Predicted 3D model of a 74-nucleotide RNA (transfer RNA) from an uncultured Bdellovibrionales bacterium.
RNA sequence: GGGCCCUUAGCUCAGUUGGUUAGAGCGGCCGGCUCAUAACCGGUUGGUCGCCCGUUCAAGUCGGGCAGGGCCCA
Numbered sequence: 001g002g003g004c005c006c007u008u009a010g011c012u013c014a015g016u017u018g019g020u021u022a023g024a025g026c027g028g029c030c031g032g033c034u035c036a037u038a039a040c041c042g043g044u045u046g047g048u049c050g051c052c053c054g055u056u057c058a059a060g061u062c063g064g065g066c067a068g069g070g071c072c073c074a
Base pairs, nucleotide, nucleotide: 001073002072003071004070005069006068007067010026011025012024013023019057027045028044029043030042031041032040050066051065052064053063054062
């Protein structure tokens, strides 16, 4: 220098061929249970979907650029 893949909640990840409110588990907080802790149960909390631009009536999803990470080639 070139190619491919990944980037969604604090963490690990889902998200069907663009369309109703963006989700799960873990975690945090509150409560229940217990003598108490853990476990368990209930409730609750949480995201500019890496950034910018574009296409579209509508973008996490499509296109372009940039950034970060991984692998390969040179």
It matches the Rfam family "tRNA". It is annotated as a transfer RNA. Rfam links the family to the GO term triplet codon-amino acid adaptor activity. Rfam's curators write: Transfer RNA (tRNA) molecules are approximately 80 nucleotides in length. Model confidence (mean pLDDT): 81 of 100.